[in-house]
RNA sequence: GCCCCAGUAGCUCAAUAGGAUAGAGCAGGGCACUCCUAAGGCCAAGGCUGCGUGUUCGAGUCACGCCUGGGGCA
Numbered sequence: 001g002c003c004c005c006a007g008u009a010g011c012u013c014a015a016u017a018g019g020a021u022a023g024a025g026c027a028g029g030g031c032a033c034u035c036c037u038a039a040g041g042c043c044a045a046g047g048c049u050g051c052g053u054g055u056u057c058g059a060g061u062c063a064c065g066c067c068u069g070g071g072g073c074a
Stems, first nucleotide, its partner, number of pairs: 001073007010026004019057001029043003050066005
């Protein structure tokens, strides 16, 4: 330098051919229970989907350019 893959909540991952308010588990917070703790139960919070531009009525999803990480070739 070229090619491929990945980037979504603090962490690990979903989101079926572009469709309506982006979900789950764990962690953290609160409540109840208990003599106390743990486990289990209930509740709430947490994301402008790596950055930007474009296409579209509509983008996590498609196109282009960057950035980061991983792999391959030279």
The prediction has a mean pLDDT of 81.
The RNA shown here (transfer RNA) has 74 nucleotides and comes from a Chloroflexota bacterium.
Its Rfam family is "tRNA". The family's RNA type in Rfam is transfer RNA. Rfam's curators write: Transfer RNA (tRNA) molecules are approximately 80 nucleotides in length.